[in-house]
């Protein structure tokens, strides 16, 4: 980097360093010197691993959170291509997909 698969309307500091940017991309709309990114500490969650029970196995339910990741504004902030219903100037609601993120596995 590519593929497969699961999840993405919950949760998480009024700390330190740092100094201007950030929210993937498009168009929006936002956050930010009442301090962005990044790093440290702290925290959340529980995908993998661990433990317990059940089970012939695949696996299922549960526990802990000392291991490996991940995450800590806004639903993956909304949207981007379709469908349905309503409205019809713009649109609203629901829904499938695309894209993206993260875990696990494979090449």
């Nucleotide at each position: 980097c590519u593929c497969u698969u699961a999840u993405c309307c919950a949760g998480a500091g009024a700390g330190g360093u740092g100094g201007a940017g950030g929210g993937a991309c498009u168009g929006g709309c936002c956050c930010u010197a009442u301090g962005a990114a990044a790093c440290c500490c702290g925290g959340c969650a529980a995908c993998c691993g661990g433990c317990u029970u059940u089970a012939u196995u695949u696996a299922a339910a549960g526990c802990a959170g000392c291991g490996g990741u991940g995450c800590c504004a806004a639903u993956u902030c909304c949207u981007g291509c379709g469908g349905u219903a309503c409205a019809u100037u713009u649109g609203u609601a629901c829904u499938g997909g695309c894209a993206g993120a993260u875990g696990a596995g494979a090449g």